[in-house]
Context: one part of a larger RNA
RNA sequence: UGACGGGGACCCGCACAAGCGGUGGAGCAUGUGGUUUAAUUCGAAGCAACGCGAAGAACCUUACCAGGCCUUGACAUCUCUCUGACCGGUCAGUAAUGUGACCUUUCCUUCGGGACAGGGAAGACAGGUGGUGCAUGGUUGUCGUCAGCUCGUGUCGUGAGAUGUUGGGUUAAGUCCCGCAACGAGCGCAACCCUCAUCUGCAGUAGCCAGCAUUAUGGAUGGGCACUCUGCAGAGACCGCCGGGGAUAACCCGGAGGAGGAUGGGGAUGACGUCAAAUCAUCAUGCCCCUUAUGGUCUGGGCUACACACGUGCUACAAUGGUGUCGACAGAGUGAAGCGAGAGGGUGACCUUAAGCAAAGCACAAAAACGGCAUCUCAGUUCGGAUUGUAGUCUGCAACCCGACUACAUGAAGCCGGAAUCGCUAGUAAUCGCAGAUCAGCAUGCUGCGGUGAAUACGUUCCCGGGUCUUGUACA
Numbered sequence: 001u002g003a004c005g006g007g008g009a010c011c012c013g014c015a016c017a018a019g020c021g022g023u024g025g026a027g028c029a030u031g032u033g034g035u036u037u038a039a040u041u042c043g044a045a046g047c048a049a050c051g052c053g054a055a056g057a058a059c060c061u062u063a064c065c066a067g068g069c070c071u072u073g074a075c076a077u078c079u080c081u082c083u084g085a086c087c088g089g090u091c092a093g094u095a096a097u098g099u100g101a102c103c104u105u106u107c108c109u110u111c112g113g114g115a116c117a118g119g120g121a122a123g124a125c126a127g128g129u130g131g132u133g134c135a136u137g138g139u140u141g142u143c144g145u146c147a148g149c150u151c152g153u154g155u156c157g158u159g160a161g162a163u164g165u166u167g168g169g170u171u172a173a174g175u176c177c178c179g180c181a182a183c184g185a186g187c188g189c190a191a192c193c194c195u196c197a198u199c200u201g202c203a204g205u206a207g208c209c210a211g212c213a214u215u216a217u218g219g220a221u222g223g224g225c226a227c228u229c230u231g232c233a234g235a236g237a238c239c240g241c242c243g244g245g246g247a248u249a250a251c252c253c254g255g256a257g258g259a260g261g262a263u264g265g266g267g268a269u270g271a272c273g274u275c276a277a278a279u280c281a282u283c284a285u286g287c288c289c290c291u292u293a294u295g296g297u298c299u300g301g302g303c304u305a306c307a308c309a310c311g312u313g314c315u316a317c318a319a320u321g322g323u324g325u326c327g328a329c330a331g332a333g334u335g336a337a338g339c340g341a342g343a344g345g346g347u348g349a350c351c352u353u354a355a356g357c358a359a360a361g362c363a364c365a366a367a368a369a370c371g372g373c374a375u376c377u378c379a380g381u382u383c384g385g386a387u388u389g390u391a392g393u394c395u396g397c398a399a400c401c402c403g404a405c406u407a408c409a410u411g412a413a414g415c416c417g418g419a420a421u422c423g424c425u426a427g428u429a430a431u432c433g434c435a436g437a438u439c440a441g442c443a444u445g446c447u448g449c450g451g452u453g454a455a456u457a458c459g460u461u462c463c464c465g466g467g468u469c470u471u472g473u474a475c476a
Stems, first nucleotide, its partner, number of pairs: 001476002003473003007470007015460002019424005026315008034306002042053002064301007073125001077124003081120003088103005106115003127290002130288003136284002138279003141275001143273001148187006154163003167178003193267004198235007207225002212222003238261001241255005317417001321376007333364003338357002342353004383414001388409007430452007
């Protein structure tokens, strides 16, 4: 100087407390461990691995296993040599490569040859998701959006170092004020950026009967940009005003006005560093290793196994509910090898036909919870839907291993969950549906979107993590 203390003082955080809802019990989904296996490819490991890489394993992917095949190679550049065509198309054949038949036959030329492309042989080399993340770059997690981390000059100290950065207040903040052997400065904080909330101006192929007319009663049409909305440009919030407190300061408390009040809500933004943290399997890369194989290719299998253990979720155990029927209200997105209205067929998944739309125009599209009416009457039930049987639909070359969905039948566990443990302070929790990426098909996951919409916070004694000052020393 740090680090540590079941030392002290002060402060903060859904850290506790006060509340609301979960997990842990059940069934299933998914990831992991373990076990099994020819293979169950590899990585991730307390918080910070475990619905993680994977925004989507039937083949492919695929890296794994079994078997078949290739060896200058699936891919790149070059040298030498031989060939005269090759490429391309159709057909046969193979699991695949090899192979066979037919069609087709480049350009320049001084006719010596050259160029391009292909095949054969030889050689340099290619190739490796092989090893090392403890050789590395790049990228990322984490403490932590915590308020810290440093430098120059000066001063003090023999020196390591100290001071500044400590102290009194204050703040979300090393934020600001005052004081002070310090005076300044940098990276962080804040602000500048995006978005939501209000208004104004400009602009109207969505919106309006607001006011007028027509009408097939649908903003459908004429007409109009007032309103909604969309897009662009501005205004607006600053403790600015008033009162009180404070040291006359920084600032704090209350009030007015206002769409909004004290960093207005949310996002992006992550200092010096820590963990030899993660990644050689995104990519790049040193060294080591393989080179008729640790490379390449094809078929089939596996990654989907299953006495079990754990994590994360979904659905429930019901009446604040289930079922039937009728009725209402979103936002944000996506669409051409696409979205697909309407009509017809089917109990249904879906099929047939087909309008419109590269989309404020058409479509996906039905929002659901909710409301009205009816029924069930507390039961393992009209709760719950696992599992299983049969028959189907769709995608795709192909759903046996191993897809999703539909109909009928079947109707398991489960009556609110031990010890323990998690999230959340407001349009939040809880609850309800919708869309998108990936994608032929496959979503209870992920990322967004809106609808309905709470309870509680006395407070900082305690648990956990963090910050500042100070103290002790078995540590460096």
Small-subunit ribosomal RNA, 3' major domain from an uncultured rumen bacterium, 476 nucleotides, folded computationally.